Predicted 3D model of a 76-nucleotide RNA (transfer RNA) from Candidatus Kuenenbacteria bacterium RIFCSPHIGHO2_02_FULL_39_13.
Rfam family: tRNA. It is annotated as a transfer RNA.
Its mean pLDDT, the model's own confidence on a scale to 100, is 80.
RNAcentral holds the sequence, with entries from ENA.
The organism belongs to Candidatus Kueneniibacteriota, within Bacteria.

[in-house]
RNA sequence: GCGCCGUUAGCUCAAUUGGUGGAGCAGGUGGCUCUUAACCACAAGGUUAUAGGUUCGAUUCCUAUACGGCGCACCA
Repeated sequence: GCGCCGUUAGCUCAAUUGGUGGAGCAGGUGGCUCUUAACCACAAGGUUAUAGGUUCGAUUCCUAUACGGCGCACCA
C1' cells in the first nucleotide's frame, strides 16, 4: 500500500432479505430468609463508532473517515 471482517445497554452478544432495538450477566427496587448467598418478581438503562447520501422510513443499502482484528504485497 491492497483486500476482507468487526464497531449495537456498564460487559458478552442478538435483531429472518429496510418498517419506531432485545436477551444473558452486572447494577437498582421489592419478595422470600433470623441474616447473607441462592431463588422469584419488577423497573431502569441505547444520539446502533463518526459524518454525509439514497428512501415516506436506515442497526440494515451506498460513500468517506476513525478504531480493532486477519490475510497478502513491498522494503532492509